[in-house]
RNA sequence: GCCGCGUUCGUAUAACGGUUAGUACGCCUCCCUUUCACGGAGGUAAUAGGGGUUCGAUUCCCCUACGCGGUACCA
Numbered sequence: 001g002c003c004g005c006g007u008u009c010g011u012a013u014a015a016c017g018g019u020u021a022g023u024a025c026g027c028c029u030c031c032c033u034u035u036c037a038c039g040g041a042g043g044u045a046a047u048a049g050g051g052g053u054u055c056g057a058u059u060c061c062c063c064u065a066c067g068c069g070g071u072a073c074c075a
Stems, first nucleotide, its partner, number of pairs: 001071007010025004018055001026044006048064005
């Protein structure tokens, strides 16, 4: 250089093209407890960037960036 795959809350992981983008852990608040832990309730925060298709895109297509794997060159 070329080819393939991937990128979603702090972490992990869901979401027939139509969800207020869910769940678990974490974090915060409250309750419980003499205290801590456990437990209960609530909250917190995300679709890598840009463009296209579409009535509608996290989802389909293209480009870019980054990561992983394979392959070529190394005169």